FMN riboswitch aptamer (RFN element) from a Bacillota bacterium, 137 nucleotides, folded computationally. The coordinates come from a structure-prediction model, not an experiment, and the mean pLDDT is 81. It was read from a public genome assembly, where an Rfam model found it.
RNA sequence: AGACUCCUUCAGGGCAGGGUGAGACAAACCGUCAAUUCCCGACCGGUGGUGAUGCGCAAGCUGAGUCCACGAGCCUUUGGGCACGAACUGGUGAGAUUCCAGUACCGACGGUACAGUCCGGAUGAAAGAGGGAGAAG
Repeated sequence: AGACUCCUUCAGGGCAGGGUGAGACAAACCGUCAAUUCCCGACCGGUGGUGAUGCGCAAGCUGAGUCCACGAGCCUUUGGGCACGAACUGGUGAGAUUCCAGUACCGACGGUACAGUCCGGAUGAAAGAGGGAGAAG
């Protein structure tokens, strides 16, 4: 210095404020409750890579929800299979779907008045990120 093996820790965020009222209750009448799911509006963005952004004397650190890939979901003979969302335009520049500006778009399954945000599987699992021990060549 070190392939590899083992142990261990960590590893997801989000409905403020309004409108309507399916439905239920009550009833002499007026009504009362009522969708975080519908409408207006609000808020959020796992991991690795790439990355002309910012910081720094430098080494470096940082820097994409919609580019590439992985994870999470269902099934399974645990090998794997299935499913798997979304961005453009302009500017700068050697180089940008990553920077700047503008305008957009997306978000598993079950439950419930139709859900990215509530409840649930989940005090789960996992991409991965640390720490420690051993260690062939």